[in-house]
Molecule: transfer RNA
Organism: archaeon
């Protein structure tokens, strides 16, 4: 120093142009002598930042920063 791939709650993850799903963690509550597991609810992300496109952008462009991975 170039190519490619990614960047979403605390942790993994889906959405591939219409108001962001779901596991696991947290929390309440039933159950138990009590724990654990199991069932029921519930809080937490506007999406790595900036700009552009278009009625609308996590999704598409463009910069920029991060992290992987091949090349040098």
């Nucleotide at each position: 120093g170039g190519g490619c791939u990614c960047g979403u709650g605390g942790u993994c993850u889906a959405a591939u142009g219409g108001u962001a799903u779901g596991a696991c963690a947290c929390c309440g509550c039933c159950u138990u002598c009590g724990c654990a597991a199991g069932g029921c609810g519930g809080a937490g992300g506007c999406u790595c930042c900036g700009g552009g496109u278009u009625c609308g952008a996590a999704u598409c462009c463009c910069g920029g920063c991060g992290a992987g991975u091949c090349c040098a």